[in-house]
This is a predicted structure of a 113-nucleotide RNA (FMN riboswitch aptamer (RFN element)).
The sequence was found by an Rfam model in a public genome assembly.

RNA sequence: AAUCUGUUUCAGGGCGUGGUGAGAGUCCACACCGGUGGUAAUAGUCCACGAGCGUAAGCUGAGCCGGCGUAAUUCCGGCACCGACGGUAUAGUCCGGAUGAAAGAAACGGUUG
Numbered sequence: 001a002a003u004c005u006g007u008u009u010c011a012g013g014g015c016g017u018g019g020u021g022a023g024a025g026u027c028c029a030c031a032c033c034g035g036u037g038g039u040a041a042u043a044g045u046c047c048a049c050g051a052g053c054g055u056a057a058g059c060u061g062a063g064c065c066g067g068c069g070u071a072a073u074u075c076c077g078g079c080a081c082c083g084a085c086g087g088u089a090u091a092g093u094c095c096g097g098a099u100g101a102a103a104g105a106a107a108c109g110g111u112u113g
Base pairs, nucleotide, nucleotide: 002112004110005109006108007107008106009105010104016030017029018028019027031093032092033083034082035049036048037047038046044081045080052059053058063079064078065077066076067075085096086095087094
C1' cells in the first nucleotide's frame, strides 16, 4: 500500500395550539419529522440500497418553477407533495412485533505482496 477475511461497537426523527365529538397525539385548521451509499456542489421527492409485503419469482411513496454558479431536480427563493403492517374514533408523529432485523459506518486484528 492493496486484496480477502474475522471480531467488536454504532446504526430513525417527529403532535405543540385550537376546533368538532361521549370518546380523536387517529378527523378538521395550522404545527412537526426525514435511514444508508452515489451523483462535478450539501438530496425525504434524481439513481440505487435498507426497511416493509410475498412460499417464491417479484412488488413497493412523493417536485416543479425561478436565481447564482464551470458544475446543484442536492444550495438560495417560492409554491407543492410523500410516508409499511397490526391495534385503537380513521395514525408519517401514540402503542405493538422490536432488548428484533438491517443498508451501511467506525475501530481493532488476521492474511498476501

Its mean pLDDT, the model's own confidence on a scale to 100, is 84. Rfam family: FMN riboswitch aptamer (RFN element). Rfam describes the family as follows. The RFN element is a highly conserved domain that is found frequently in the 5'-untranslated regions of prokaryotic mRNAs that encode for flavin mononucleotide (FMN) biosynthesis and transport proteins.